Bacterial small signal recognition particle RNA, 98 nucleotides, folded computationally. Rfam family: Bacterial small signal recognition particle RNA. Gene Ontology terms of the family: signal recognition particle, plasma membrane targeting and SRP-dependent cotranslational protein targeting to membrane, signal sequence recognition. Rfam's curators write: The signal recognition particle (SRP) is a universally conserved ribonucleoprotein involved in the co-translational targeting of proteins to membranes. By type it is a non-coding RNA gene. The sequence is in RNAcentral, with records from ENA.

[in-house]
RNA sequence: GACCUGGGUCCGUGCAGCACGGACGCCUUAACCGUGUCAGAGGUGGAAGCCAGCAGCACUACGGGAUGCUUCGCGCAGGCGCGACAACCCAGGUCGCC
Numbered sequence: 001g002a003c004c005u006g007g008g009u010c011c012g013u014g015c016a017g018c019a020c021g022g023a024c025g026c027c028u029u030a031a032c033c034g035u036g037u038c039a040g041a042g043g044u045g046g047a048a049g050c051c052a053g054c055a056g057c058a059c060u061a062c063g064g065g066a067u068g069c070u071u072c073g074c075g076c077a078g079g080c081g082c083g084a085c086a087a088c089c090c091a092g093g094u095c096g097c098c
Stems, first nucleotide, its partner, number of pairs: 001095009011083005017076002020073004024068001026065003034059004042051003
């Protein structure tokens, strides 16, 4: 110096893990400007009834909360696997030259 082998950096990719966010599930959540039913009280009618409708109750929504062997997205100094491997680095071997 050349070649070979292995490893690493670099590149791509997959998995696990972790962080963040969303979805779903659970809980909570409306005095009046949500829905339903509307005690009381009110209006209307000769009457039967009708009308509007507060509180209460029920449901639902915006929102909020904790959580999840669930799911999706994104990120990651690092872990593990696979692939590529031009270049660089490390280790070893062979050959040639000085």